This is a predicted structure of a 358-nucleotide part of an RNA (large-subunit ribosomal RNA, domain IV) from a soil metagenome. The RNAcentral record of the full RNA draws on SILVA. Its mean pLDDT, the model's own confidence on a scale to 100, is 87.
Context: one part of a larger RNA
RNA sequence: UCGUGGUGAAGGAACUCGGCAAAAUACCCCCGUAACUUCGGGAGAAGGGGGGCCAAUUUGUGUGUAGGGAUUUACUCCCGUAGCGCGAGUUGGCUGCAAAGAAUAGUCUCAAGCGACUGUUUACCAAAAACACAGGUCCGUGCGAAGUUGCAAAACGAUGUAUACGGACUGACGCCUGCCCGGUGCUGGAACGUUAAGGGGACGGGUUAGUGCCUUCGGGUGCGAAGCUCAGAACUUAAGCGCCAGUAAACGGCGGUGGUAACUAUAACCAUCCUAAGGUAGCGAAAUUCCUUGUCGGGUAAGUUCCGACCUGCACGAAUGGCGUAACGACUUGAGAACUGUCUCCACCGCGAACUCG
Numbered sequence: 001u002c003g004u005g006g007u008g009a010a011g012g013a014a015c016u017c018g019g020c021a022a023a024a025u026a027c028c029c030c031c032g033u034a035a036c037u038u039c040g041g042g043a044g045a046a047g048g049g050g051g052g053c054c055a056a057u058u059u060g061u062g063u064g065u066a067g068g069g070a071u072u073u074a075c076u077c078c079c080g081u082a083g084c085g086c087g088a089g090u091u092g093g094c095u096g097c098a099a100a101g102a103a104u105a106g107u108c109u110c111a112a113g114c115g116a117c118u119g120u121u122u123a124c125c126a127a128a129a130a131c132a133c134a135g136g137u138c139c140g141u142g143c144g145a146a147g148u149u150g151c152a153a154a155a156c157g158a159u160g161u162a163u164a165c166g167g168a169c170u171g172a173c174g175c176c177u178g179c180c181c182g183g184u185g186c187u188g189g190a191a192c193g194u195u196a197a198g199g200g201g202a203c204g205g206g207u208u209a210g211u212g213c214c215u216u217c218g219g220g221u222g223c224g225a226a227g228c229u230c231a232g233a234a235c236u237u238a239a240g241c242g243c244c245a246g247u248a249a250a251c252g253g254c255g256g257u258g259g260u261a262a263c264u265a266u267a268a269c270c271a272u273c274c275u276a277a278g279g280u281a282g283c284g285a286a287a288u289u290c291c292u293u294g295u296c297g298g299g300u301a302a303g304u305u306c307c308g309a310c311c312u313g314c315a316c317g318a319a320u321g322g323c324g325u326a327a328c329g330a331c332u333u334g335a336g337a338a339c340u341g342u343c344u345c346c347a348c349c350g351c352g353a354a355c356u357c358g
Stems, first nucleotide, its partner, number of pairs: 001353008010344002014342001019339001027051005036041001038172001052094012067079004071074001095099001107337007114329002119131002135170007147156003173324004178254003183251002185247005192242003198236002204230004210223005255273005282316001283313001294310005
C1' cells in the first nucleotide's frame, strides 16, 4: 500500500450524481394502531411495555393415592384433598454494564410517477416503466373448418365443433372511449368503361405451277391458282382496375385570418377562407414544455430536483386507449425519523497478501 474484519471523542449526511457502503431494526408475549380502501386489506402499520435466576403464593390443566358416587358388579365408569408433571399470573428477593445476555434475527414514515397484481426476460455489462397476464374489442372459420407444416401423401388444429379454434390490437378494476370514410386498406355490388391468353378470321404480304406483253433471244416487266408461310381488323372473353356503397377498438387524420363588451384586458359574439372532419370529455411546463431554473404557492436559513396550482399544450388526448385507482414492486423521484467513520478528519487494533531488509 492492497484485501478483509473490529473500535472510536464531539458532531450526525455537512459526504456524494444519489445515504453508495456501513450502522441501526430484528425473537416471543401484552397494550395499541392513521389516511385510504375493491371492505379482503392497509397492518408486524406507527408507537409503547415485559422477558434471567431464587422463594412464597394464586390459578388452569394432565395423571391420580386416600376417600366418595354410579351401575350393566367389571382387570368398569365418574368426581377427586395428596404426590408428581406442564402452563399462566401475583408478591418479595438475588446478580451483572447488559437477562430474546451467544448465534439466528423486519429499519420505519410521508408524497409523487410508471406498471393493476403473482409471474417472465437480454446464460456472460440492462430485471425494468419492457414481455406476459386475467378482462375488453374487432376480424376470420359451419367442419374434409379457417390457419400452420409439407413437392406430395399426410399431420397438427382436434379424437375439438362458434360458450370452439385461428389472427390482430388493448391490458385488473372504476368512469369513459368524441368528430372524420376525402386518401390507403378491407368488405359488398354488379349496370357501364377499360382489360390477357384463347376463340375468330375480314383485309393484306412472301413464295410459285401457270400465264400476258416486250425483246438485241441473253433477258426484261406484269398477273398469279393450290399448297406452304408472314402479319392480322371487327367480333367474343374473367378476375382486376375504374365506378357505386359500407367500414376507424381498420392504417390513419382531427385548421387559419380579421373584428367586437361603458377603465384596461379578454372575447361569450360576428365575418371570412379552407377542409373528409377541424381535438369532445379528461389531463396538462407532464417519462411529453423548446423558450425554461415559465409564474404563483409549499417544504429549506438557502431547493435547475420535488409537491400543489395556473394554461401561453414549440409538439397531451381517448383500446397506437384517456383519466383515476386500494393492494403489490430488489422499479424511478422528492422529503422526514432513527442510525451511523459517508463526511468534518482521520486514528488505532486483528488477519491475509504485496513490498523492503535479512